The RNA shown here (SAM riboswitch aptamer (S box leader)) has 113 nucleotides and comes from Pedobacter sp. MC2016-15. The prediction has a mean pLDDT of 80. The sequence was found by an Rfam model in a public genome assembly.
[in-house]
RNA sequence: GAUUUAUAAAGAAGUGGCGAGAGACAGGCUCUGUGACCCACUGGCAACCCUCCCUUAUGGAGAAGGUGCCAAUUCCUGACCAGUUAGCGUAUUGCUUUCUGGAAAGAUAAAUU
Numbered sequence: 001g002a003u004u005u006a007u008a009a010a011g012a013a014g015u016g017g018c019g020a021g022a023g024a025c026a027g028g029c030u031c032u033g034u035g036a037c038c039c040a041c042u043g044g045c046a047a048c049c050c051u052c053c054c055u056u057a058u059g060g061a062g063a064a065g066g067u068g069c070c071a072a073u074u075c076c077u078g079a080c081c082a083g084u085u086a087g088c089g090u091a092u093u094g095c096u097u098u099c100u101g102g103a104a105a106g107a108u109a110a111a112u113u
Stems, first nucleotide, its partner, number of pairs: 001113007013042005021031003025078004043070003048066002050062004074105001080102004086096003
């Protein structure tokens, strides 16, 4: 890097360093010299792996260790599909639009490769 499965409206920041962009991509919106992003240290959140109890499965408790995470719902929307609201047009097909769900995309974990 690839594949599979699972998860996401909850939760959790201080100090120091650096010095200009950052939030994946596009659009929006936001954060940022009152120093963001990133890095280090410390602290914390969570509970995927993990440990214990119970168990058919499920479930419950824990947090030493491996990851992850600590602005905003994955910040919001996003090819496409199904349903749906409203409007326009029409013989029909249709066009625009609201909302919901799915899919897709990205992220993380675990397993495989």